Notes
Glycine riboswitch aptamer from an uncultured Rhodobacteraceae bacterium, 85 nucleotides, folded computationally. It was read from a public genome assembly, where an Rfam model found it. The coordinates come from a structure-prediction model, not an experiment, and the mean pLDDT is 84.
RNA sequence: CCAGGAUUGUCGGGAGAGACGGGAAACCGUCGCCGAAGGAGCAACCGCCCCGGAAACUCUCAGGCCCAAGGACCGGCAAUCUGUC
Numbered sequence: 001c002c003a004g005g006a007u008u009g010u011c012g013g014g015a016g017a018g019a020c021g022g023g024a025a026a027c028c029g030u031c032g033c034c035g036a037a038g039g040a041g042c043a044a045c046c047g048c049c050c051c052g053g054a055a056a057c058u059c060u061c062a063g064g065c066c067c068a069a070g071g072a073c074c075g076g077c078a079a080u081c082u083g084u085c
Stems, first nucleotide, its partner, number of pairs: 004082010018031005032065003038061001039059003045053003
């Protein structure tokens, strides 16, 4: 000097699933449904191989099913740490 990586912040993108009754709405009740906050389970695979880490798969406890909010994940920028050459 600096590719890349991790974390945090910020900006942008970001899916799915509802009907009835009461109610202005929030919300409540009944049944149904969704999976991409979180959580849990199995597992390809990986490791320091006693054991452990593991998904966008699976389950729906939670959450959600007008909008809004949230939202895994992706991208831009910045800061900190690390760091190829």